[in-house]
RNA sequence: CGUGCUAGGCGGGGUGCUAGCGGUGCCCUGUACCCGCAAACCGCUCUAGCGGGGCUGAAUUCCCUCUCGAGGGGCCAAGGCCCUUGGUCAGCGCUCCCUUCGUGGUGUCGAUGGUCCGGUCCCGCGGCGAUGAAGGCCCGUGAACCAGGUCAGGUCCGGAAGGAAGCAGCCUUAAGCGGUCACCGUCAGGCGUUGCGGGAGUGCCAGACCGGAGUCAGGAAGCGGCGGCCGCGCCUCGGGCUCCGGUUUCGACAGAGGGUGCACG
Numbered sequence: 001c002g003u004g005c006u007a008g009g010c011g012g013g014g015u016g017c018u019a020g021c022g023g024u025g026c027c028c029u030g031u032a033c034c035c036g037c038a039a040a041c042c043g044c045u046c047u048a049g050c051g052g053g054g055c056u057g058a059a060u061u062c063c064c065u066c067u068c069g070a071g072g073g074g075c076c077a078a079g080g081c082c083c084u085u086g087g088u089c090a091g092c093g094c095u096c097c098c099u100u101c102g103u104g105g106u107g108u109c110g111a112u113g114g115u116c117c118g119g120u121c122c123c124g125c126g127g128c129g130a131u132g133a134a135g136g137c138c139c140g141u142g143a144a145c146c147a148g149g150u151c152a153g154g155u156c157c158g159g160a161a162g163g164a165a166g167c168a169g170c171c172u173u174a175a176g177c178g179g180u181c182a183c184c185g186u187c188a189g190g191c192g193u194u195g196c197g198g199g200a201g202u203g204c205c206a207g208a209c210c211g212g213a214g215u216c217a218g219g220a221a222g223c224g225g226c227g228g229c230c231g232c233g234c235c236u237c238g239g240g241c242u243c244c245g246g247u248u249u250c251g252a253c254a255g256a257g258g259g260u261g262c263a264c265g
Base pairs, nucleotide, nucleotide: 001265002264003263004262005261008056009055010054011029012028013027014026015025019045020044021043022042023041033053034052035051036050037049062259063258064257065256066255067254071250072249073248074247075246076245079242080241081240082239083238086235087234088233091232092231093230094227096225097224098222099221100220101219103217104216105215106214113210114209115208116207118205119204120203121199122198123197124196125195126194127193128192129191131188132187133186135184136183138179139178140177141176147172148171149170150169155164156163157162
């Protein structure tokens, strides 16, 4: 130097779970095989996934150390935010009240207020109407025989003339069946309108009377009064979240250095 093998490698880390290790899970890096198992779990035991298969293979690829450092976990304090407990009018605003000022509407063609009678509302009973239902009237249909009228043919009585009963058919109709605008009457009720009686009555509408000047609305000012939760602010008890920061721990990728087989020619 060449050829063929073997060890090893074919991702790693954090978190969670676990007596512990690894995996499936979640997260961060990064691109680095396949199949089966796996979260109230799966497989192992400090040599710590198990089972099966494939590729690469002693060096840029394997192992160790150092540097860098994405990212993750724990703890601490301050800040910020949120929720909650209590306090504060000797913080602000706000509600209500009082005083003063002025504005607009309306009012002797009668304000605020008061009294009375009504309607609106509820219940009951009636009248009228509408609606609905079935019924009557009307129309149609409708009886082999046990409805009627007329009864061919035929039958019966008679010497004859004539008479009798009477099937089919036709007509009318009973019970029944079906239909219908209108009409007549019956029944029904969270249909409408009207009348009477009773009830209710905060409000709204309208009328009569009393009475005799205000009344309604919103605005401004005040070292005015009341109200601590009505809204904020501030303080406080407790809890949660988060950013910046400190500390600690693990640590991918990358870089540097070192180390490491066997056989043959």
Bacterial large signal recognition particle RNA from a soil metagenome, 265 nucleotides, folded computationally. It matches the Rfam family "Bacterial large signal recognition particle RNA". The family's RNA type in Rfam is non-coding RNA gene. Rfam links the family to the GO terms SRP-dependent cotranslational protein targeting to membrane, signal sequence recognition and signal recognition particle, plasma membrane targeting. Its mean pLDDT, the model's own confidence on a scale to 100, is 78.